[in-house]
RNA sequence: AAUUGAUAAAGGCAAAGCAGUUGAAAGACUGUGACGCAAAGCUAAAGGGUCUAAGGGAGUGUUCCGGAAGGAAUAGUCCAAUGACAGCCAGUUGCCGGG
Numbered sequence: 001a002a003u004u005g006a007u008a009a010a011g012g013c014a015a016a017g018c019a020g021u022u023g024a025a026a027g028a029c030u031g032u033g034a035c036g037c038a039a040a041g042c043u044a045a046a047g048g049g050u051c052u053a054a055g056g057g058a059g060u061g062u063u064c065c066g067g068a069a070g071g072a073a074u075a076g077u078c079c080a081a082u083g084a085c086a087g088c089c090a091g092u093u094g095c096c097g098g099g
Base pairs, nucleotide, nucleotide: 003098004097005096012037013036017032018031019030020029021028022027035087041092042091043090047089048088049085050084051083056079057078058077060075061074062073063072064071065070
């Protein structure tokens, strides 16, 4: 130094759930709480993947306006990040011990 997590110490983080705040949602934050974690530290525009769809786009149904062409409203479906997730993989830095 590559590598490694048996044992031990100092410590660290904190899933689900619950309460509050926030957001259209996914989610985030605070408190509580510990399922777990040797990177459960950091990085989400220039890796992959996953989640969401307010606004936008495309059909469909209904209603209304119109002589018609067409227009408007509304419901639901589909598409798609400008939104998120690092406790999915990844990148990067790093404590203690073995070696």